Annotation:
RNAcentral holds the sequence, with entries from MGnify. Predicted 3D model of a 136-nucleotide RNA (c-di-AMP riboswitch aptamer (ydaO/yuaA leader)) from a soil metagenome. Its mean pLDDT, the model's own confidence on a scale to 100, is 76. The model forms 95% of the base pairs in the Rfam consensus.
RNA sequence: CGCCAAGGCGCUCAGAGAACGGGGGAACCCACAGGGACCGAGCCGGAUCCCCGGGGCGAAUCACCGAGACAUCGGUGUAGCGCAACUCUUUCAGCGCGAGCCCGUCAGCUAACCCCGUAGGCACCAGAGAGAGAAA
Numbered sequence: 001c002g003c004c005a006a007g008g009c010g011c012u013c014a015g016a017g018a019a020c021g022g023g024g025g026a027a028c029c030c031a032c033a034g035g036g037a038c039c040g041a042g043c044c045g046g047a048u049c050c051c052c053g054g055g056g057c058g059a060a061u062c063a064c065c066g067a068g069a070c071a072u073c074g075g076u077g078u079a080g081c082g083c084a085a086c087u088c089u090u091u092c093a094g095c096g097c098g099a100g101c102c103c104g105u106c107a108g109c110u111a112a113c114c115c116c117g118u119a120g121g122c123a124c125c126a127g128a129g130a131g132a133g134a135a136a
Base pairs, nucleotide, nucleotide: 002122003121004120009017011015019118020117021116022115023114024113029108034051035050036049037048038046039045040044053106054103055102056101057100062077063076064075065074066073067072080097081096082095083094086133087132088131089130090129091128092127
C1' cells in the first nucleotide's frame, strides 16, 4: 500500500460530534397458528390452564447421507456472499466463505419520536477481455 465488515474521520483534558450502520415506534395496509384440559352450550363460543413459542444482527439458508439413545459430530451439495492492486460496471476462467452471537414469551409495516454500535479479523506480487472515467 491492500482486503472482509457499518466499524472509519477530524477535534478534544475527559468526551461529545458530523458521517456511516442497526433496533424500537402511528395511521393506512397486512396478519390474526395448532393440540389437549376445563366451563357454558349443542356442532359453536370462551376471560382460564398446559404443551408448542416468537424475534434480531449477519452472505451464512436449505436439502440429503453417515455415526450417535440424545445433545451433537462428520460428509456431499445448495440459496446467498467475498477476492483478484487506479476506480466503477460487466463477461470468461480461477480461488475462498456458506459461521457465530443476541433478546427473553415480546416487537409486521411504520411519519414524528426514542435507543444503540463505530468492533474484530486478515493478506504479501496479486488472471484475461470489454465499456466509462481518473491520473500521468